[in-house]
Molecule: transfer RNA
Organism: Patescibacteria group bacterium
RNA sequence: GCCCGGGUAGCUCAAUGGUAGAGCAACUGUUUUGUAAACAGUAGGUUGGGGAUUCGAAUUCUCUCCCGGGCU
Numbered sequence: 001g002c003c004c005g006g007g008u009a010g011c012u013c014a015a016u017g018g019u020a021g022a023g024c025a026a027c028u029g030u031u032u033u034g035u036a037a038a039c040a041g042u043a044g045g046u047u048g049g050g051g052a053u054u055c056g057a058a059u060u061c062u063c064u065c066c067c068g069g070g071c072u
Base pairs, nucleotide, nucleotide: 001071002070003069004068005067006066007065010024011023012022013021018055026042027041028040029039030038048064049063050062051061052060
């Protein structure tokens, strides 16, 4: 330099162009003498960044940043 894969909640990961979700973690409550477990609930996201297409973009296109792999 070229090619491929990835970047979404604190962590691990989903999501057919049509309300961004789950598990774990956190917090609150119930329960308990207390803790844990269990159960119920709450909060947490500029979907790496800019631009484009579209009525509508995490998703399509483009530029760019970061991580991993391959080729030379």